[in-house]
A computed fold for a 91-nucleotide RNA from Paenibacillus rigui, annotated as c-di-GMP-I riboswitch aptamer. The model forms 100% of the base pairs in the Rfam consensus. It matches the Rfam family "c-di-GMP-I riboswitch aptamer". Gene Ontology term of the family: cyclic-di-GMP binding. Taxonomically the source falls in Paenibacillus (Bacteria, Bacilli, Caryophanales, Paenibacillaceae). The sequence was found by an Rfam model in a public genome assembly. The coordinates come from a structure-prediction model, not an experiment, and the mean pLDDT is 82.
RNA sequence: CAUUACUCUUGGCAAACCUGCCGAAAGACAGGGACGCAAAGCUACAGGGUCUAACGUCCGUACUCCGGACUAUGACAGCCUGGCCGCCGAA
Numbered sequence: 001c002a003u004u005a006c007u008c009u010u011g012g013c014a015a016a017c018c019u020g021c022c023g024a025a026a027g028a029c030a031g032g033g034a035c036g037c038a039a040a041g042c043u044a045c046a047g048g049g050u051c052u053a054a055c056g057u058c059c060g061u062a063c064u065c066c067g068g069a070c071u072a073u074g075a076c077a078g079c080c081u082g083g084c085c086g087c088c089g090a091a
Base pairs, nucleotide, nucleotide: 003091012037013036017032018031019030020029022027035078041084042083043082046081047080048079049076050075051074056070057069058068059067060066
């Protein structure tokens, strides 16, 4: 330096759920909490996938009010593949 996550040290992160808070929602953030994680670090403008549908379009006698369908410009990196970066030890 490259590969690797089998074992050691210091450790790290934190699902569900609860509370607060932002949001139309999905979801995010903060505190509590641990199901798990060797990248559960970053990347959603790398590709696929999933969630939501406010606005918009169309339909329903339909015009601001009601209902339905479609749509990401909104999200998810703890769905998969890729990219970037990276701690300790062994081989």